[in-house]
C1' cells in the first nucleotide's frame, strides 16, 4: 500500500431504520450495633465530519485510532 474488521456509559456488553438498555462501578436513602451483603432510587453513552430518510447506534463516504489478513521492496 491492499482486505477484513472493531468503536454505544467510568468498564463490560445490548439494541439489524422507528422512545438508546442492562450487569458491575459511581452517589443517596433504605436495612444492620457496626460493616459485608440484600432493596429502592438518582445520574451518566452512540469516535469525527458529511450525505441518504419523515425518521440513522443502524445504511452510504471520508478521516481518526486499535486489531487481524496479505502484496510488493530491503
Nucleotide at each position: 500500500g491492499c482486505a477484513c474488521u472493531u468503536a454505544u456509559a467510568g468498564c463490560u456488553c445490548a439494541a439489524u431504520g422507528g422512545u438508546a438498555g442492562a450487569g458491575c462501578a459511581a452517589u443517596c436513602g433504605g436495612u444492620u450495633g457496626a460493616u459485608a451483603a440484600c432493596c429502592g432510587a438518582u445520574a451518566g453513552a452512540u469516535g469525527u465530519a458529511g450525505g441518504u430518510u419523515c425518521a440513522a447506534u443502524u445504511c452510504c463516504u471520508a478521516c481518526u485510532a486499535g486489531g487481524u489478513g496479505u502484496a510488493c521492496c530491503a
Source information:
The RNA shown here (transfer RNA) has 74 nucleotides and comes from uncultured Pedobacter sp. Rfam family: tRNA. It is annotated as a transfer RNA. NCBI's taxonomy places the organism under Bacteria, Pseudomonadati, Sphingobacteriia, Sphingobacteriaceae, Pedobacter.